[in-house]
RNA sequence: GUCAGAUAAAGCCAAACCCGCUGCGAGGCGGGGACGGAAAGCCGCGGAUCUUUUCAAGAUAGCCGGGUUGCCUCA
Repeated sequence: GUCAGAUAAAGCCAAACCCGCUGCGAGGCGGGGACGGAAAGCCGCGGAUCUUUUCAAGAUAGCCGGGUUGCCUCA
């Protein structure tokens, strides 16, 4: 450095639900909250699902795959 992910350590993220704001909507943002996650960091490239103002545009990265960056280290 690459791979790997343990009854390790320090941490990290945060489902559902509730409150506020926002969007036509799927949903998003903030606060609370933890179902879970070894990338549940980031990217709409491929597939899938969802929404609508259904020529088309948008949403989901915690749906799957892919790309890319990163903490620690037993074997």
c-di-GMP-I riboswitch aptamer from a Deltaproteobacteria bacterium, 75 nucleotides, folded computationally. Its Rfam family is "c-di-GMP-I riboswitch aptamer". About the family: GEMM was predicted in a large-scale screen for bacterial structured RNA regulatory elements. The model forms 94% of the base pairs in the Rfam consensus. Taxonomically the source falls in Myxococcia (Bacteria, Pseudomonadati, Myxococcota).